Background: Predicted 3D model of a 102-nucleotide RNA (Glycine riboswitch aptamer) from a soil metagenome. The sequence is in RNAcentral, with records from MGnify. The coordinates come from a structure-prediction model, not an experiment, and the mean pLDDT is 84.
[in-house]
RNA sequence: CUCGCUGGAGAGAGGCCCACCCCGAGUGGGUCCACCGAAGGGGCAAGCGGUGCGCUUCAAAAGAAGUGCCCUGCCAAUCUCUCAGGUAAAGCGGACAGAGAG
Numbered sequence: 001c002u003c004g005c006u007g008g009a010g011a012g013a014g015g016c017c018c019a020c021c022c023c024g025a026g027u028g029g030g031u032c033c034a035c036c037g038a039a040g041g042g043g044c045a046a047g048c049g050g051u052g053c054g055c056u057u058c059a060a061a062a063g064a065a066g067u068g069c070c071c072u073g074c075c076a077a078u079c080u081c082u083c084a085g086g087u088a089a090a091g092c093g094g095a096c097a098g099a100g101a102g
Stems, first nucleotide, its partner, number of pairs: 001102003005098003012033001014032007034087003040083001041081003047074004052069007
């Protein structure tokens, strides 16, 4: 890293319209509002650099080292955003975890 097994949260049984229908707390679609964060995705720290401009020190000088500021590259999460996804139970999905196998 992969595979199967096990565990695995959160949030409207929302309103309206259309269709189907077994005429229902059903199924599908559209739309509106309210929410969730743990598929995925986006953003950010320290740190390590880069360019430029100053300052200090060493130096005859060329340069070197340190340092300040603007901009900038890489950069984490269970943080954050809520694009995607999700919001009765069931089912599906599910970061992550456990033991196992390769």